[in-house]
Context: one part of a larger RNA
RNA sequence: UGUGAAAAAUUGAAAGGAGUAGACCUUAGUACGAGAGGACCGGGAAAAACGAAUCCAUUGUUUAUCGAUUGUCAGACCAUUAGCAUUGUCGAGUAGCUACAUUCGUAAUAAAUAAUUGCUGAAAGCAUCUAAGCAAGAAAUUAACCUUAAAACUAAUUUUUUAAAAAAUGUAGUAGAUGACUACAUGAAUAGGCUUAAUGUGUUAGAAUUGUAAGAUUUUUAGCAAAUAAGUACUAAAAAAUAAUUUAGAAG
Numbered sequence: 001u002g003u004g005a006a007a008a009a010u011u012g013a014a015a016g017g018a019g020u021a022g023a024c025c026u027u028a029g030u031a032c033g034a035g036a037g038g039a040c041c042g043g044g045a046a047a048a049a050c051g052a053a054u055c056c057a058u059u060g061u062u063u064a065u066c067g068a069u070u071g072u073c074a075g076a077c078c079a080u081u082a083g084c085a086u087u088g089u090c091g092a093g094u095a096g097c098u099a100c101a102u103u104c105g106u107a108a109u110a111a112a113u114a115a116u117u118g119c120u121g122a123a124a125g126c127a128u129c130u131a132a133g134c135a136a137g138a139a140a141u142u143a144a145c146c147u148u149a150a151a152a153c154u155a156a157u158u159u160u161u162u163a164a165a166a167a168a169u170g171u172a173g174u175a176g177a178u179g180a181c182u183a184c185a186u187g188a189a190u191a192g193g194c195u196u197a198a199u200g201u202g203u204u205a206g207a208a209u210u211g212u213a214a215g216a217u218u219u220u221u222a223g224c225a226a227a228u229a230a231g232u233a234c235u236a237a238a239a240a241a242u243a244a245u246u247u248a249g250a251a252g
Stems, first nucleotide, its partner, number of pairs: 005161006014148004020048001024044003032037001049106006058099001060097002065092005070085003074081002109143003116136004169185005190236003193232005199225003206219005
């Protein structure tokens, strides 16, 4: 696109996923067995492997965060900053991402069966699971569980609404290669800024005191700060005019 309005909510034909194996405790040193040995069935609890989701805590990373520091150069000099040297090197590290982390799942059950085991039972006075009839029986099958799903062209169902709706444009992200999707557009917290906080780093500069000096102490748990949270219209989601596009009474 179609299913002939729009907006919502469903049904489920069909498809996909998942389905693991063992050890331990108990039943029980019981049944069985001369002994040696040693269960079925049933109950319990914890790991492994695999898978999905998530980031509160833990781990790692965190090249526009903070600090330390070497060489060199620049701002006339000191001090203090800035550039380059793998992010110069090193110590930490928020958001995000992440696994080594956390949570959950691989469960219970049913139906019809396979091999197989039977009951009744003749043909064939016996015997026989089979010929009529009736049962048991597997990680496979069909359901159940999770996901997709009306493009299932037999194109399904239900509810609401009545004239505007969608696209486009802009600010963006719970989304993302691009379309798409989602939030918002002044009757506004969508992004930026600002304020406050969280959090990170670790006590700025300047001055004073002290020491021959490297330094130390006080002011100062300071100063600075990316992605986080709340608040706040300061900025940007603008204004005006003209022209123009699609559909429109519910399917006969």
Molecule: large-subunit ribosomal RNA, domain VI
Organism: Navicula veneta